[in-house]
Context: one part of a larger RNA
Molecule: large-subunit ribosomal RNA, domain VI
Organism: Armatimonadota bacterium
RNA sequence: CGCAGGAGGCUUGAGGGGGGCUCGCUCUAGUACGAGAGGACCGAGCGGGACUAGCUUCUGGUGUCCCGGCUGUUGCGCCAGCAGCACGCGCCGGGUAGCCAUGCUGGGUCAGGAUAACCGCUGAAAGCAUCUAAGCGGGAAGCCUACCCCAAGAUAAAGCCUCCCACAGGGUCAACCUGGUAAGGGCACGGGAAGAACACCCGUUUAAUAGGCUGGAAGUGGAAGCCCAGUGAUGGGUGGAGCUGACCAGUCCUAAUAGCCCGAGGG
Numbered sequence: 001c002g003c004a005g006g007a008g009g010c011u012u013g014a015g016g017g018g019g020g021c022u023c024g025c026u027c028u029a030g031u032a033c034g035a036g037a038g039g040a041c042c043g044a045g046c047g048g049g050a051c052u053a054g055c056u057u058c059u060g061g062u063g064u065c066c067c068g069g070c071u072g073u074u075g076c077g078c079c080a081g082c083a084g085c086a087c088g089c090g091c092c093g094g095g096u097a098g099c100c101a102u103g104c105u106g107g108g109u110c111a112g113g114a115u116a117a118c119c120g121c122u123g124a125a126a127g128c129a130u131c132u133a134a135g136c137g138g139g140a141a142g143c144c145u146a147c148c149c150c151a152a153g154a155u156a157a158a159g160c161c162u163c164c165c166a167c168a169g170g171g172u173c174a175a176c177c178u179g180g181u182a183a184g185g186g187c188a189c190g191g192g193a194a195g196a197a198c199a200c201c202c203g204u205u206u207a208a209u210a211g212g213c214u215g216g217a218a219g220u221g222g223a224a225g226c227c228c229a230g231u232g233a234u235g236g237g238u239g240g241a242g243c244u245g246a247c248c249a250g251u252c253c254u255a256a257u258a259g260c261c262c263g264a265g266g267g
Stems, first nucleotide, its partner, number of pairs: 001153001005164007015150004021049007033038001051107005059101004066094005071086006111145003118138004165267001167179004184262004188204005209255003212251005218244003225238005
């Protein structure tokens, strides 16, 4: 921009894409078959590999400053206690959320249709024979459907539901132009398991959207100070202490203010 008024939702599915793998064991059954050795079809069940999608309960990884420990040095007057630097975490031990795999769950199937090679029925040409010439069956990991995803620019522009509308001025009064509006939309603002920008989704005081605060979860692992024991290093008590990013809630304390623009004319 189009989809012959303007909008907000929900669908249909033309068409397109994805997927499509495979092994072992058990039963049937040591049966059919076979002199024996050996050893099935069909059917039923169980387990696995690779691949793939999603997820983070479990296991594990990361987790750049969440907690603790440690060394050297510098500083805070000193002790104690801390802070800076030692990588663009100084090193080390752990680790929430998130993101992940090595972890968890699922998937290929089943089924229907038309077929290939091939196997047939009936059957002439050609009194026989013949699956074929007329006609009719069966038959693949393959094809179409079935499963998952996208999808009406499918310009053949689909469908359903709901909402708005008998405005003003101009005009060769008619296409059209201009203006302010309706339903609605956008901007702005607070944000987001959404995200390169854009888009998408939520919220904007009639408010829990983010921050803060409070409580909880979770992590670290026993704070500082004081007291006690010890000459002391250190240990014990107060006390599962103190501290704590992202997690779960609550709470209007802070900030979502004030507002602006676009948008039909009865098709």